Overview:
Predicted 3D model of a 72-nucleotide RNA (transfer RNA) from a Candidatus Yanofskybacteria bacterium. It matches the Rfam family "tRNA". The source organism's lineage runs through Bacteria, Bacteria candidate phyla and Candidatus Yanofskyibacteriota. Model confidence (mean pLDDT): 83 of 100.

RNA sequence: GUCGGCGUAGCUCAAUGGCAGAGCGAGCGUUUCAUAAGCGCUAGGUCGCAGGUCCGAUUCCUGCCGCCGACA
Numbered sequence: 001g002u003c004g005g006c007g008u009a010g011c012u013c014a015a016u017g018g019c020a021g022a023g024c025g026a027g028c029g030u031u032u033c034a035u036a037a038g039c040g041c042u043a044g045g046u047c048g049c050a051g052g053u054c055c056g057a058u059u060c061c062u063g064c065c066g067c068c069g070a071c072a
Base pairs, nucleotide, nucleotide: 001071002070003069004068005067006066007065010024011023012022013021018055026042027041028040029039030038048064049063050062051061052060
C1' cells in the first nucleotide's frame, strides 16, 4: 500500500430496518448470629465519529478514526 473482519452498559458479548438486551460486575432489599451463596428489585448506553438513503438507521451505503488478520 491492497483486501477482509471487528467497534453496542464498568467487563464479556447478543440482537434486528420499527421502544437496545443478556451474563458477570455495582447499589438496595430479603435470608443468616455474621459472611458467602441463593432470590427479588434498581441504576447504568450520544450503539466509534461524520454524512447519505429511508416514513423510520444500532442495522443498509460512503468517508474517516481505532484494533485484529491476510497478501505485498